[in-house]
Context: one part of a larger RNA
């Protein structure tokens, strides 16, 4: 000096972009934060139509059954000192739902069950028992490759568990709109794209006033188990493995891309954004799926809380709002899905507290104003005086002059993807009118360190970052006048170079 998610004091005109629970990962009222598909299916409640009826079509919806989606998007950083991260390597040890390239096929049949009706319990939350019924739900049979499994044998290579041939075994589907053509889907296998898992080097705070640590502990055989290696688990053998190059403990932390400094070395820091990881009331555990041991999914366990007919029941904001606690301290229980992006859908569209908007706060950073020019009888007052003056001062008054800003009034956007479709927003931005109108404080003034005088006060009341002022002439306390930095901000406090 120069930074800050900052807080206090004191003050306050406007706009822009950014940012805002840093503490108690403490407790949470109340709303909303993931659905959607009728072009997969059956059932129903309303209205219309067509029909003598039976039924049948449409249209708006409703649970329910099937598909996907819910492992993403949001959020905290508690815990991790290495199962993380950052950078380079393997994977001859591995997986991949949508998606794209290309190849092949989609035959024949059957039980069921929810809705729905009845009957029962129970307060409730729910739930039992019987009876229908459907399908892109569920099974059985066929057929099938370069798919799966075994067995030969040849190739690559250092090594076969690759790769190719052979022989046998074994595994598939669904179907829906469409007048149609075709579309959208289903099965197998190949191969890609992106995503991931695994494993190997290197780096990564502080402590030795932690010096020895380890019994699945180190290696093996064999099995188990994974989508895969591997003590990942079991058994049984052996007795290994680590460690002053700091193991073992202990303390402290998410890691990184960057941020602040600083002329660089460097030092500190990891808020916002963006990639990773790691939680989800506390432990613990699977289960469904391509994919989770799963923030708003299940089940036990425990705390807390809430509701009961005491018999049993709910619940989980480290989403967005908001609310109590603590704290110096950190916003609205807002507007829209118009746009961008995500999920379902053939689409029309539905849904999104991701997001884009608006609100609050001088937190911050820029940017603009609070006028401009003229004006000495240098008024009036204030202050100071040597009483002559000086000074506040062209400063005011007054004269013209302008209108950023404000105020009214009328216009009115881009942003939308050539049809629709704008929350923001009657904003931005124009024009006209008005009138200087609406808008300036802060903190200092002995030396460091720009800026001095009068008056009270008298080691008192009080200043202070430091040196140090005050005891009757105080440019250092208080006040008033002046001057000196800044400036919609100035100071202080707190940390960091």
């Nucleotide at each position: 000096g120069g930074a800050u998610g900052a807080a206090c004091g004191g003050u306050g005109g406007c706009g822009g972009c950014g940012u805002g629970g840093a503490u108690a990962a403490g407790g949470c009222a109340u709303g909303c934060a993931a659905g959607u598909u009728g072009a997969a299916c059956g059932c129903u409640u309303a209205g219309u139509c067509c029909g003598c009826a039976a039924g049948g079509a449409c249209u708006a919806g409703g649970a329910g059954u099937a598909g996907c989606a819910a492992a993403c998007g949001g959020a905290u950083u508690a815990g991790u000192a290495a199962u993380a991260u950052a950078c380079g390597g393997a994977u001859a040890a591995c997986a991949u739902a949508c998606c794209c390239c290309a190849g092949a096929g989609c035959g024949a049949g059957g039980c069921a069950u929810a809705a729905c009706u009845c009957u029962c319990c129970g307060a409730a939350a729910g739930g039992a028992g019987a009876g229908c019924u459907a399908a892109u739900u569920c099974c059985u049979c066929g057929u099938a490759c370069g798919c799966u499994c075994a067995a030969c044998a040849c190739u690559u290579g250092a090594a076969a568990u690759a790769g190719u041939g052979u022989u046998g075994a074994g595994g598939a589907a669904a179907g829906u709109c469409g007048c149609a053509a075709g579309a959208c889907g289903c099965u197998c296998a190949g191969g890609g794209a992106g995503u991931g898992g695994u494993c190997c080097g290197u780096a990564c705070u502080c402590u030795a006033u932690c010096a020895g640590c380890u019994a699945g502990u180190u290696g093996g055989u064999a099995a188990g188990g994974u989508a895969a290696u591997g003590g990942c688990u079991u058994a049984c053998c052996a007795a290994g493995g680590c460690a002053a190059c700091g193991a073992c403990g202990g303390a402290u932390a998410g890691g990184g891309g960057g941020u602040g400094u600083g002329g660089g070395a460097g030092c500190a820091c990891g808020a916002c954004c963006c990639c990773c990881a790691a939680u989800a009331c506390u432990g613990g555990g699977a289960c469904u799926g391509a994919g989770a041991c799963a923030c708003u999914g299940c089940c036990c366990a425990g705390a807390c809380a809430c509701c009961u007919a005491c018999g049993g029941g709910u619940g989980g904001c480290u989403g967005c709002a908001g609310u109590c606690g603590a704290g110096a301290a950190u916003c609205u229980u807002c507007g829209g899905c118009a746009a961008u992006g995500c999920g379902c859908g053939a689409a029309a569209g539905c849904g999104u507290g991701a997001c884009c908007g608006a609100g609050c706060g001088a937190c911050g950073c820029c940017g603009c104003g609070u006028g401009a020019u003229g004006g000495a009888u240098g008024a009036a007052g204030g202050c100071c005086u040597u009483c002559g003056g000086g000074u506040c001062g062209u400063a005011a008054a007054c004269a013209u002059c302008u209108u950023u800003u404000c105020u009214a009034u009328g216009g009115g956007a881009a942003g939308a993807a050539u049809u629709u479709u704008g929350a923001c927003g009657g904003u931005a931005c124009c024009a006209u009118a008005g009138g200087a109108a609406u808008a300036a404080g802060g903190g200092g003034u002995u030396c460091c360190u720009a800026a001095c005088u009068c008056u009270g006060u008298g080691c008192c009341a009080g200043c202070a970052g430091g040196a140090g002022c005050g005891g009757u002439a105080a440019u250092a306390c208080a006040g008033a006048g002046a001057c000196c930095c800044c400036a919609a901000c100035c100071g202080u406090u707190a940390u960091c170079c």